Predicted 3D model of a 499-nucleotide part of an RNA (small-subunit ribosomal RNA, 5' domain) from an uncultured bacterium. It matches the Rfam family "Bacterial small subunit ribosomal RNA". The RNAcentral record of the full RNA draws on ENA and SILVA.
[in-house]
Context: one part of a larger RNA
RNA sequence: GACGAACGCUGGCGGCGUGCUUAACACAUGCAAGUCGAACGGUAAGGCUCCAGCUUGCUGGGGUACACGAGUGGCGAACGGGUGAGUAACACGUGGGUGACCUGCCCUGCACUUCGGGAUAAGCCUGGGAAACUGGGUCUAAUACCGGAUAGGACCGCACCGUGAGGGUGUGGUGGAAAGUUUUUUCGGUGUGGGAUGGGCCCGCGGCCUAUCAGCUUGUUGGUGGGGUAAUGGCCUACCAAGGCGGCGAUGGGUAGCCGGCCUGAGAGGGUGAACGGCCACAUUGGAACUGAGAAACGGUCCAAACUCCUACGGGAGGCAGCAGUGGGGAAUAUUGCACAAUGGAGGGAACUCUGAUGCAGCGACGCCGCGUGAACGAAGAAGGCUUUCGAGUCGUAAAGUUCUUUUAUAUGGGAAGAUAAUGACGGUACCAUAAGAAAAAGCCCCGGCUAACUACGUGCCAGCAGCCGCGGUAAUACGUAGGGGGCUAGCGUUGUCC
Numbered sequence: 001g002a003c004g005a006a007c008g009c010u011g012g013c014g015g016c017g018u019g020c021u022u023a024a025c026a027c028a029u030g031c032a033a034g035u036c037g038a039a040c041g042g043u044a045a046g047g048c049u050c051c052a053g054c055u056u057g058c059u060g061g062g063g064u065a066c067a068c069g070a071g072u073g074g075c076g077a078a079c080g081g082g083u084g085a086g087u088a089a090c091a092c093g094u095g096g097g098u099g100a101c102c103u104g105c106c107c108u109g110c111a112c113u114u115c116g117g118g119a120u121a122a123g124c125c126u127g128g129g130a131a132a133c134u135g136g137g138u139c140u141a142a143u144a145c146c147g148g149a150u151a152g153g154a155c156c157g158c159a160c161c162g163u164g165a166g167g168g169u170g171u172g173g174u175g176g177a178a179a180g181u182u183u184u185u186u187c188g189g190u191g192u193g194g195g196a197u198g199g200g201c202c203c204g205c206g207g208c209c210u211a212u213c214a215g216c217u218u219g220u221u222g223g224u225g226g227g228g229u230a231a232u233g234g235c236c237u238a239c240c241a242a243g244g245c246g247g248c249g250a251u252g253g254g255u256a257g258c259c260g261g262c263c264u265g266a267g268a269g270g271g272u273g274a275a276c277g278g279c280c281a282c283a284u285u286g287g288a289a290c291u292g293a294g295a296a297a298c299g300g301u302c303c304a305a306a307c308u309c310c311u312a313c314g315g316g317a318g319g320c321a322g323c324a325g326u327g328g329g330g331a332a333u334a335u336u337g338c339a340c341a342a343u344g345g346a347g348g349g350a351a352c353u354c355u356g357a358u359g360c361a362g363c364g365a366c367g368c369c370g371c372g373u374g375a376a377c378g379a380a381g382a383a384g385g386c387u388u389u390c391g392a393g394u395c396g397u398a399a400a401g402u403u404c405u406u407u408u409a410u411a412u413g414g415g416a417a418g419a420u421a422a423u424g425a426c427g428g429u430a431c432c433a434u435a436a437g438a439a440a441a442a443g444c445c446c447c448g449g450c451u452a453a454c455u456a457c458g459u460g461c462c463a464g465c466a467g468c469c470g471c472g473g474u475a476a477u478a479c480g481u482a483g484g485g486g487g488c489u490a491g492c493g494u495u496g497u498c499c
C1' cells in the first nucleotide's frame, strides 16, 4: 500500500459498488421453462347467442369457437442461472491444422411440394390399486406414422484433372423426399449448393511442489485386416513384430479449476484468480444409455448406494452447487420483496404468454467517493477544571453574548428523463420551490525511543504495559486516572493475509 475481511469503541446523510472465503452439509415452503387453436380431434370450465321451464335471474337443452382444462403434434427445454468437488490434463492460454469432420433456427442460390394407406391418444364403456399409477374393449384426427411415383444428391464401378492425403468433373448401375394451414395476404414442407454462427478432433509452445518417489508400461509402442464414429486414431477387436517413456525428471505422492485480469513494485519480479468477461468441469454418490441438429442432459429416463418422507406394509415419492428462505458449521456474509416498464431469451403470423435472466427496491460504514455536524465578531481573558515557584499559567475567542446563514435532515407544494404511437416496477423517486429554526448530527487511537505529541496524582517487580528495544522493586513523560497535547476523522484502532 491492498482486502469479498473479522473483532472492539463510535456512528449524521447521499451516490456507486459489494456481501457463505467455512459444511460440493442437510433442506420445510413458494417461485425459477414454457409456448403454439394460423398442425389436430375436440369441449372439462368460462363468455356470447337461441329455445324451453319458471322461483325474474338461475336450471336444462342446442349452437358458436371469443376462448380453452386434459390430450395428439411442433419448437424450446443442451440457452439463460449456480458452484469449483474433481482435474497437473491438449483442462486452460497462445499459435496453427482439419484433403479426417458436424452444424436446428438464420441469410442466400437452384429444383420440387405427386398418388395412396393403416393406426393411435384424447373421448366412451369396463377393470386392478391405499396411493403413485396402470390393464382391457370400442370410436376418431393431423404438419403424428407408413408405402408408391419422380429427383442432378448418396453408395459401388470406370475414366479424367489434382494432391503427400478421403478435393473436383464426367459416365453406368443400385437406390433415397415432401404437409399442410389461412377469407386474402401469409406462414410453412422436401432435396441440394454456398454463407454465417456454434462446435468436434489433432499438433507446436507455455504456466505448481516433492528424488525422504528412479525406474515405468502389455492395448503397452508400431503394423495389417476388420468394427465403430459426424470424423482421425489401440477408440475397440483378431493376428504379427517388440517396442514406447525416463536425470532436459518418466512413474508415484501432495496441492490446485485455467485465463483476461487484480494487488504490490521504479522495473524485473513476487502474490493472487472474490466481483465482471472467456474456457473447462460438476449437479446427493457411482454407472448407463434414450431422444435430439446439439446432452452421456441441474429443475429428463433407467440401474445401484446412502439419506429423508408417505403407506392400507403389497408398494411408492424426493434431490436448492437456480432466487428467496431454514437448520447446521463458523470470527463472518443480506429480503421467504416489486416488476416484466427497459435490455435480452423461448414459443407464436401477431396480439400476447412465460422469464427469481434482468431491471429495481430492502438489509450491512463491508469498500471507494462526496457532503455535513455551522459562520463572523466577541477579554472583566467570566465561572469551572488542571497545574503552580502561590506571583500566576493553561484549557481559551474556546464558552456565554451579538449579528448572520440553512447545505443535509424535517414539513408542505410541484414533479421528470429513462418510451418511438401505447406501455414505468423503480416512484410521488431524482430534482425544483417555499417555510421554521443553530436548530437534529464526533468519535477513536496515541503521547519513553523508533514516532508527531508532557505534566500531576495513585500504585510500588504489585496491579499492569509491550510491535522491537524494554518499563514497574516510593519522586514511573512507558502501569491506572485526570488535565493538557499529537494524529486521523464518520470513522478510528486491533487481528489475519499478500507485496
Stems, first nucleotide, its partner, number of pairs: 001498003005495005012371006018364002020329001025327003029324003034075003039072002042068002046066001047064008082282003092206007101199002106195008114148004123138006154174008180187001208254003215245003220242008257279004261272004284305005307318004335361001337360003343357001344355004374404004384395004408440001410435005418426001443488005448469003454483005464471002